[in-house]
RNA sequence: GCCGGAGUAGCUCAGUCGGCAGAGCAUUCGAUUCGUAAUCGAAAGGUCAGGGGUUCGACUCCCCUCUCCGGCU
Numbered sequence: 001g002c003c004g005g006a007g008u009a010g011c012u013c014a015g016u017c018g019g020c021a022g023a024g025c026a027u028u029c030g031a032u033u034c035g036u037a038a039u040c041g042a043a044a045g046g047u048c049a050g051g052g053g054u055u056c057g058a059c060u061c062c063c064c065u066c067u068c069c070g071g072c073u
Stems, first nucleotide, its partner, number of pairs: 001072007010025004019056001027043005049065005
């Protein structure tokens, strides 16, 4: 330098063919217990890597950039 993959909650990841942004774990509160753990319920937590474009509408489609991983040279 070229090709491919990945980037979404604190962590691990889903998210369909464009139409409300989610799960598990963790955190906080509550229930249960003599108490703790476990279990159950609830809450909070997001500029969907950044910028631009298309569209009534973009995590999703197009272009550029950044970071990480792999391959080729």